A computed fold for a 1523-nucleotide RNA from a metagenome, annotated as small-subunit ribosomal RNA. It matches the Rfam family "Bacterial small subunit ribosomal RNA".
RNA sequence: AGAGUUUGAUCCUGGCUCAGAACGAACGCUGGCGGCGUGCUUAACACAUGCAAGUCGUACGAGAAAGGGAGCUUCGGUUCCCGAGUAAAGUGGCGCACGGGUGAGUAACGCGUAGAUAAUCUACCCUUAUGACUGGGAUAACAGAGCGAAAGGUCUGCUAAUACCGGAUGUGCUCAUAAUUACCAGGUAAUAAUGAUGAAAGGUGCCCUCUGCUUGCACGGUAUCACAUAGGGAUGAGUCUGCGUACCAUUAGCUAGUUGGUGGGGUAAUGGCCUACCAAGGCAACGAUGGUUAGCGGGUCUGAGAGGAUGAUCCGCCACACUGGAACUGGAACACGGACCAGACUCCUACGGGAGGCAGCAGUGAGGAAUUUUGCGCAAUGGGGGAAACCCUGACGCAGCGACGCCGCGUGGGUGAAGAAGGCCUUCGGGUCGUAAAGCCCUGUCAAGUGGGAAGAAACACAUAGAGUCUAAUACAUUUUAUGUUUGACGGUACCACUGGAGGAAGCACCGGCUAACUCCGUGCCAGCAGCCGCGGUAAUACGGAGGGUGCGAGCGUUGUUCGGAAUUACUGGGCGUAAAGGGCGUGUAGGCGGCUUUGUAAGUCAGAUGUGAAAGCCCUCGGCUCAACCGGGGAAGUGCAUCUGAAACUGCAAGGCUUGAGUAUGGGAGAGGGAAGUGGAAUUCCCGGUGUAGAGGUGAAAUUCGUAGAUAUCGGGAGGAACACCGGUGGCGAAAGCGACUUCCUGGACCAAUACUGACGCUAAGGCGCGAAAGCGUGGGGAGCAAACAGGAUUAGAUACCCUGGUAGUCCACGCCGUAAACGAUGAACACUAGGUGUGGGGGGUGUUGACCCCUUCUGUGCCGUAGCUAACGCAUUAAGUGUUCCGCCUGGGGAGUACGGCCGCAAGGUUAAAACUCAAAGGAAUUGACGGGGGCCCGCACAAGCGGUGGAGUAUGUGGUUUAAUUCGACGCAACGCGAAGAACCUUACCUAGACUUGACAUCCCGGGGAUCUCUAUGAAAGUAGAGAGUGCCUGCGCAAGUGGGAACCUGGAGACAGGUGCUGCAUGGCUGUCGUCAGCUCGUGUCGUGAGAUGUUGGGUUAAGUCCCGCAACGAGCGCAACCCUCGCCUUUAGUUGCCAUCAAUUCGGUUGGGCACUCUAAAGGGACUGCCGGUGUUAAACCGGAGGAAGGUGGGGAUGACGUCAAGUCCUCAUGGCCUUUAUGUCUAGGGCUACACACGUACUACAAUGGCCGGUACAAAGGGCAGCGACCUCGCGAGGGGAAGCGAAUCUCAGAAAGCCGGUCUCAGUCCGGAUUGCAGUCUGCAACUCGACUGCAUGAAGUUGGAAUCGCUAGUAAUCGUGGAUCAGCAUGCCACGGUGAAUACGUUCCCGGGCCUUGUACACACCGCCCGUCACACCACGAAAGUUGGUUGUACCAGAAGUCGCUGAGCUAACCCGCAAGGGAGGCAGGUGCCCAAGGUAUGGCUGAUGAUUGGGGUGAAGUCGUAACAAGGUA
Repeated sequence: AGAGUUUGAUCCUGGCUCAGAACGAACGCUGGCGGCGUGCUUAACACAUGCAAGUCGUACGAGAAAGGGAGCUUCGGUUCCCGAGUAAAGUGGCGCACGGGUGAGUAACGCGUAGAUAAUCUACCCUUAUGACUGGGAUAACAGAGCGAAAGGUCUGCUAAUACCGGAUGUGCUCAUAAUUACCAGGUAAUAAUGAUGAAAGGUGCCCUCUGCUUGCACGGUAUCACAUAGGGAUGAGUCUGCGUACCAUUAGCUAGUUGGUGGGGUAAUGGCCUACCAAGGCAACGAUGGUUAGCGGGUCUGAGAGGAUGAUCCGCCACACUGGAACUGGAACACGGACCAGACUCCUACGGGAGGCAGCAGUGAGGAAUUUUGCGCAAUGGGGGAAACCCUGACGCAGCGACGCCGCGUGGGUGAAGAAGGCCUUCGGGUCGUAAAGCCCUGUCAAGUGGGAAGAAACACAUAGAGUCUAAUACAUUUUAUGUUUGACGGUACCACUGGAGGAAGCACCGGCUAACUCCGUGCCAGCAGCCGCGGUAAUACGGAGGGUGCGAGCGUUGUUCGGAAUUACUGGGCGUAAAGGGCGUGUAGGCGGCUUUGUAAGUCAGAUGUGAAAGCCCUCGGCUCAACCGGGGAAGUGCAUCUGAAACUGCAAGGCUUGAGUAUGGGAGAGGGAAGUGGAAUUCCCGGUGUAGAGGUGAAAUUCGUAGAUAUCGGGAGGAACACCGGUGGCGAAAGCGACUUCCUGGACCAAUACUGACGCUAAGGCGCGAAAGCGUGGGGAGCAAACAGGAUUAGAUACCCUGGUAGUCCACGCCGUAAACGAUGAACACUAGGUGUGGGGGGUGUUGACCCCUUCUGUGCCGUAGCUAACGCAUUAAGUGUUCCGCCUGGGGAGUACGGCCGCAAGGUUAAAACUCAAAGGAAUUGACGGGGGCCCGCACAAGCGGUGGAGUAUGUGGUUUAAUUCGACGCAACGCGAAGAACCUUACCUAGACUUGACAUCCCGGGGAUCUCUAUGAAAGUAGAGAGUGCCUGCGCAAGUGGGAACCUGGAGACAGGUGCUGCAUGGCUGUCGUCAGCUCGUGUCGUGAGAUGUUGGGUUAAGUCCCGCAACGAGCGCAACCCUCGCCUUUAGUUGCCAUCAAUUCGGUUGGGCACUCUAAAGGGACUGCCGGUGUUAAACCGGAGGAAGGUGGGGAUGACGUCAAGUCCUCAUGGCCUUUAUGUCUAGGGCUACACACGUACUACAAUGGCCGGUACAAAGGGCAGCGACCUCGCGAGGGGAAGCGAAUCUCAGAAAGCCGGUCUCAGUCCGGAUUGCAGUCUGCAACUCGACUGCAUGAAGUUGGAAUCGCUAGUAAUCGUGGAUCAGCAUGCCACGGUGAAUACGUUCCCGGGCCUUGUACACACCGCCCGUCACACCACGAAAGUUGGUUGUACCAGAAGUCGCUGAGCUAACCCGCAAGGGAGGCAGGUGCCCAAGGUAUGGCUGAUGAUUGGGGUGAAGUCGUAACAAGGUA
């Protein structure tokens, strides 16, 4: 720091997703050790049990027991002493308001920050000053009595205090009286005077100096602790203020103690805090009120930062303590482990009544994905009480559990190649796991065992010794120094040493791209994966497994959440012409912003200083645990706030000036600007009349319609409504909507010119107000034409449309609503600046001619082109989309949806404001290349047209489909399958079927044994085969005289296994070959240039051509594959050559080029020539080229052939061949016989033969070319009617032969008929081939003689030696040809032309297509699922208002009952004061009634979304077929 994903590709916009970090986490798999942290995020749900706040006998009274000892005893017991002034309880003091927990509530002065308190309090602590005198009456405990189940409570009696009360005193304090000084905020502080009010408590130790006595004691002294008053300090707290502090405006108005004042009350203290009266205020768009959510901060996580998210652990503040209310005590509470009342819940109960509050520490249940021990200790730190010892302390210190997090360590190190075994892969060679293992040599962390063993401890206290203070004192007390003693939960822990021995210690995820890491097997759109894109339909690096690899590592993944990436809410740091986004337009309020200049001020601004910004944390540095995490010391930072001082440029504010912004006045001209009234002509329609007759009208064509009752047409007259031709123009005016005949009246704005005046009066504009096309609505008019709805006629498969004939609202007027449009320049308003050129409207100035007018210049409108610049591109460009300033409006993925609900507006229709659930990974903009268009232009082709002949009808042949079959083998399917593979299925072929056989095999290689090869025969069988018999001994070579023997090459046979074999599957795994577009003229590249880029240019343009053929032009210049040419063949000539070919001349002749002879000619077959737009004329751009002509055998590529660019069709072929993978292996292989491929109701393609007289038949007769031939062609002779048979010459062929060419020509016959046409079919008899013609060959003869009389819709071929027609040959082949390939004979017609059909090429245009129009795509209906709205209602929560009710409690009043202290009184008694009780105000729960808001649910209903192959149509995208 980016990446993936929209497209065929590109750029942009834009969303979705990923890589990072983090967590109080959870889940899955796995798990060795230690340190430091951390652990109910859910039910503020309910809690068993234990503990968490007590302490003080130096405040006070009283005071056991168990047990032990002693005495007495009737042995039952009893007394005394110790236990012990102990335990427990009580009065009293202090504490219990701290510490600990939780986050429910709270949107608030709650919190944070900075201040204020001159508006306050503060126990304990420190300090200063003063004091502590003198009296009194009670009461608990206790005892007795009785009540109750208990909890508890009552009566009588006794007693103490540092408990309570009276009096005295009064330094301060408070009040009053008048003062002074200082600071000042109405007051505060200080000083002195007078008067009034108002205090206290003692305990303990020691001592005898004073005093008193009992001469060692206290009412004395002293010390200490405690006490009282006042001041100060410290600490803590209360209250107030500025600023900051979530979301919703689909919450816009709220408020009666409400806002203020006065008097009073209340509080420690200000204050409507409370009360009475008075006034009518207060808050709010700078967001009141209401609703929802939430403890706040230091901080934490993330981020470059700004920010965003968060508020566990630690620290500060707040709030709460079962729920609600209210108070008491106290310095402080409205009090977590206090009290009262009400409620819910739980427990006890003798049913009468009682008890309780873990959001303290453990722990339990429940909830939940999920969170620990009912541990040890007060040793340390801290707290409470105490004089102290000491006691208490679930605060705290420790331990336990959990990989929950961070950090550290280990699971070994070295060496070791036969690269072991084994696994996996393999191209079978090998590669890899892999120095990995084994083996050898070492080490000793952790764990285990044994032994040793800290620091954390210093105090207090006590003892001893010493010094100081106090004092009468060497006492006591106190302070201090030294020494000693005592105290450890953790824990025998950390740490150290030793022992043995590699021994006890590795997993998890991933491997298609993003993203590091690849192969095999299995599976076969199944099973499954998936964060996004997407994988899986038989070769899956994406599923599952394995091997290997990558990453991290005691962890690894997954899930969830936050920030980041996301500049995707943009302050830093985005946008709005077309991607989402400018309000329809104006006016103007608040607000925001604002010209030049002077002076002042100092709010903003800037600078400096001071205070604060707690600690912890982050950062830097130093240090302590072996390191680190962790911890300690110091520093920095803390962008903030406040105060003080200063500066004065800019902004603000105040005062003054100016004229350039803005405005006013004067004079002009322009205009469909607006409103009202009047007037006019043309046209349509209607009415009346005339002329006139059969049609008119309408359409693609028609019909509905009108017309003989007289239409249409035409002439005259009249009525009525609406709109204003020409002028008319990217001309004018207006804010926009909009405005068009003429005249008059009223009226708004803009522009120009020249001067004068005002003096910033300006710009923008949330709300508000006004205007606002068409359609629509209301009331009343009007209604000619047009025309939704509607009717009819057409069209159509349908046609609720397009077309036609009619036709009502409406369109028009008046008044009132509606308030929306693609209300568009899809471009908000204002101002300034930034090259020009050229039109046009209005006005002014100038020069020239001075007449129209031309030219120059200026202001203001309105267009086009264009530089810089901007833009994703298109484009914009002084009328900006450029460069800046100000203000407003609006946007944040697509769909759902501009919809629902709610509000506001409207008579309604509806408008406006405006979501969510759910769903998708895109939706979109501009441009590019293609493809396509019932878009355009140009051009070509037997493409159409013009012609000739066919097919489609018949019969037959042949191929295909279908059907049938045991099998009818397989492939080919629009053109480009169908007389195709097949250039030849009776067996074979043959792949199919039935049956019979074989299993290393019919065929190949290797090994071993035997044999020579080979030939003949027998049995059996359908054959293959099986079983047997006989004959027979080859080729090369070594040794050897020979016999023989050895080796080798082929050959046969037997055997074992490696293997063979497969016309089995996949042409969608492939090679090769082929078809097709198409012999169409195209397809590309290098360099350069242009473009952000895909790409473009070149290759487009003007001509021309058969051609991207050539020429010219041009940011292109060149090049390649194609075109053309080079090649073959035919056509002319020359040369060479002359047998088997030829014969002009000469001779011979059997008259046949037969022979001699010749090579002139024909011909043969080799080499050349010839044709190149070369020549002439014209046209054309002086070009290319075209047209015409000459010459020439041939003329503009001379005819024909071969030759097929880049590519398309997953075109065809695994059955030519080759080949990956899969399948098969006594069979899907091989052999054999027979059958089938030849079937036959049908359908289609391709052919043949015909339907006849341009013909059939008979007779005669003429002329080819190109081929074939030895298992062959076969002359000739002979036999047969014939197919053919029997002999047989010649010829491996320019020699012989197939071989008679046929149409043609000549003559004859037939005379228009199912025929003397036509020949199918069938019968009989034959011939040939072949092992064999039954299924299933061809041919011959005789007989038979079907359909068919020129073929519907439709469709094919052909442009010249072509079509048509006629015959000939060849390949295959034993035989079989209407097919195929080739050959020659005879030999036409027509082409105006390119409108149309088909195909193609180039340019251009549109596109929502790119699998590319056989494309894409819309809506209803049907089915399934999902979320949402409405709904008679039903049921919760919350809250308002009104009323009832009223516990406890404070306060007020009362208080006839009760009453110790004080007063009066001799007493009785009275008084003051108090208590109970009563009562009033306030008020919680509760109740009744009625509203608001919000949730759940509801028969039914509405639309929406999603869902491989449902239905109906075809709306949109091309002119999408009606833009």
Its mean pLDDT, the model's own confidence on a scale to 100, is 84.